About this RNA
A computed fold for a 71-nucleotide RNA from a Bacteroidota bacterium, annotated as transfer RNA. The coordinates come from a structure-prediction model, not an experiment, and the mean pLDDT is 80. It matches the Rfam family "tRNA". Its family is annotated with triplet codon-amino acid adaptor activity in the Gene Ontology. The RNAcentral record of the sequence draws on ENA. Taxonomically the source falls in Bacteroidota (Bacteria, Pseudomonadati).
RNA sequence: UGAUUCAUGGUGUAAUGGUAGCAUAUUUGACUUUGACUCAAAUGGUUCAGGUUCAAAUCCUGAUGGAUCAU
Numbered sequence: 001u002g003a004u005u006c007a008u009g010g011u012g013u014a015a016u017g018g019u020a021g022c023a024u025a026u027u028u029g030a031c032u033u034u035g036a037c038u039c040a041a042a043u044g045g046u047u048c049a050g051g052u053u054c055a056a057a058u059c060c061u062g063a064u065g066g067a068u069c070a071u
Stems, first nucleotide, its partner, number of pairs: 001070007010024004018054001026042005047063005
């Protein structure tokens, strides 16, 4: 310098262009003499900017950061 690829709650991981889901963690409540387990509920997320579209996590362009390969 070029090519490919990844970026989603605190963590891990899904999502045919059409309501962003699951597990775990955290908090609250129930249960319990207390704690743990179990059950119920709540909180919390698409790296950034622009474009296409009625509608974008998804498609296109650029940027940022990570990984791999070539030189």